Record summary
Predicted 3D model of a 74-nucleotide RNA (transfer RNA) from a Spirochaetales bacterium. NCBI's taxonomy places the organism under Bacteria, Pseudomonadati, Spirochaetota, Spirochaetia, Spirochaetales. Model confidence (mean pLDDT): 81 of 100. Its Rfam family is "tRNA". From the family's description: Transfer RNA (tRNA) molecules are approximately 80 nucleotides in length. Its family is annotated with triplet codon-amino acid adaptor activity in the Gene Ontology.
RNA sequence: CGGGCUGUGGCGCAGGGGUUUAGCGUACUUGACUGGGGGUCAAGGGGUCGAUGGUUCAAAUCCAUUCAGCCCGA
Numbered sequence: 001c002g003g004g005c006u007g008u009g010g011c012g013c014a015g016g017g018g019u020u021u022a023g024c025g026u027a028c029u030u031g032a033c034u035g036g037g038g039g040u041c042a043a044g045g046g047g048u049c050g051a052u053g054g055u056u057c058a059a060a061u062c063c064a065u066u067c068a069g070c071c072c073g074a
Stems, first nucleotide, its partner, number of pairs: 001073007010026004018057001028044006050066005
């Protein structure tokens, strides 16, 4: 320098243009059960989907640029 993959709550992931609002597991907070811990159950908070711009009636999703990590080639 060229090519590819990944980036979504604290962590690990799903979702690939509309179908209700971005969901699942785990973690966190509160309450109940328990003598306490652990565990179980119920409720709750936390994301503007790496960033910027574009296409579209509508973008996490498509396009362009760019940033970070990883891999391959030179």